This is a predicted structure of an 87-nucleotide RNA (c-di-GMP-I riboswitch aptamer) from an Anaerolineae bacterium. The sequence was found by an Rfam model in a public genome assembly. NCBI's taxonomy places the organism under Bacteria, Bacillati, Chloroflexota, Anaerolineae. Its Rfam family is "c-di-GMP-I riboswitch aptamer". Rfam describes the family as follows. GEMM was predicted in a large-scale screen for bacterial structured RNA regulatory elements.

[in-house]
RNA sequence: GCAUCGAAAUGGCAAACCCGCUGUGAGGCGGGGACGCAAAGCUGAGGGUCUACCUCGUCAUCCGGGGUAGAUAGUCUGGCUGCCGUG
Numbered sequence: 001g002c003a004u005c006g007a008a009a010u011g012g013c014a015a016a017c018c019c020g021c022u023g024u025g026a027g028g029c030g031g032g033g034a035c036g037c038a039a040a041g042c043u044g045a046g047g048g049u050c051u052a053c054c055u056c057g058u059c060a061u062c063c064g065g066g067g068u069a070g071a072u073a074g075u076c077u078g079g080c081u082g083c084c085g086u087g
Base pairs, nucleotide, nucleotide: 004087005085006084012037013036017032018031019030020029021028022027035074041080042079043078045077046076047075048072049071050070051069052068053067054066055065056064057063
């Protein structure tokens, strides 16, 4: 230095919920707050889930299929990068 691994230590992030703002919505941003996380850092490449509009089936609001546009990285896989070093 690299790989694997995740003891210890330094620290880091921040679920639900509450408040404010924002979006048709899924959701996002900020503050509070900590359930947890060794990548819970970044990335929308592949799947999943969710939303909006259009459309087909249907008695039909439901539900299912298709198309388009979005959301989700704390849903999974992948890609990129990173702290420490008992082994």